[in-house]
The RNA shown here (transfer RNA) has 72 nucleotides and comes from an Anaerolineales bacterium. Its mean pLDDT, the model's own confidence on a scale to 100, is 81. The source organism's lineage runs through Bacteria, Bacillati, Chloroflexota, Anaerolineae and Anaerolineales. Rfam family: tRNA. It is annotated as a transfer RNA.

RNA sequence: GCCCCCGUAGUUCAACGGAUAGAACGAAGCACUCCUAAGGCUUAGAUGUGGGUUCAAUUCCCGCCGGGGGCA
Numbered sequence: 001g002c003c004c005c006c007g008u009a010g011u012u013c014a015a016c017g018g019a020u021a022g023a024a025c026g027a028a029g030c031a032c033u034c035c036u037a038a039g040g041c042u043u044a045g046a047u048g049u050g051g052g053u054u055c056a057a058u059u060c061c062c063g064c065c066g067g068g069g070g071c072a
Stems, first nucleotide, its partner, number of pairs: 001071007010025004018055001027043004048064005
């Protein structure tokens, strides 16, 4: 340099182009308990970035950024 794959919550993963972007673990609070743990209830928290297509984009297209792999 060229080609392929990936980028969503603190972490690991979901989400036919259409519902309020969900789950687990983690975090905070509440209740329970003599105290803790476990278990219970509640809450907060995310689409790498800039454009394009579309009535509508996490999803499709292009550039860039970052990570991984292959070839030279």